A computed fold for a 77-nucleotide RNA from an Acidobacteriota bacterium, annotated as transfer RNA. The coordinates come from a structure-prediction model, not an experiment, and the mean pLDDT is 80. Rfam family: tRNA. It is annotated as a transfer RNA. Lineage of the source: Bacteria > Pseudomonadati > Acidobacteriota.
RNA sequence: GACCCUGUGGUGUAGAGGCCCAACACGUCGCCCUUUCACGGCGAAGAACGAGGGUUCGAAUCCCUCCAGGGUCGCCA
Numbered sequence: 001g002a003c004c005c006u007g008u009g010g011u012g013u014a015g016a017g018g019c020c021c022a023a024c025a026c027g028u029c030g031c032c033c034u035u036u037c038a039c040g041g042c043g044a045a046g047a048a049c050g051a052g053g054g055u056u057c058g059a060a061u062c063c064c065u066c067c068a069g070g071g072u073c074g075c076c077a
Stems, first nucleotide, its partner, number of pairs: 001073007010026004018057001028044005050066005
C1' cells in the first nucleotide's frame, strides 16, 4: 500500500428495512427468602448502535467517506 472481517449497556452477545422509545445472559442496585452468607424468587437502573453524510415514508440493518481494532497478501518498481 491492496483486500477482507469486526465496532450495539460495565462485560459477552442478539438484531438481516416497519413487529425496536433496541432483546438475552452475566454483572450492579432494591425487595423477598435465610439466624447470616450463598443459592433461589420478584423488580429496577443501565446502550440511540464507532463518527459524519446519503438512500428511503421509515436505517442498528442498505450505500459512501473517515476513525479504531484484527487478519491475509505485498514490501517491488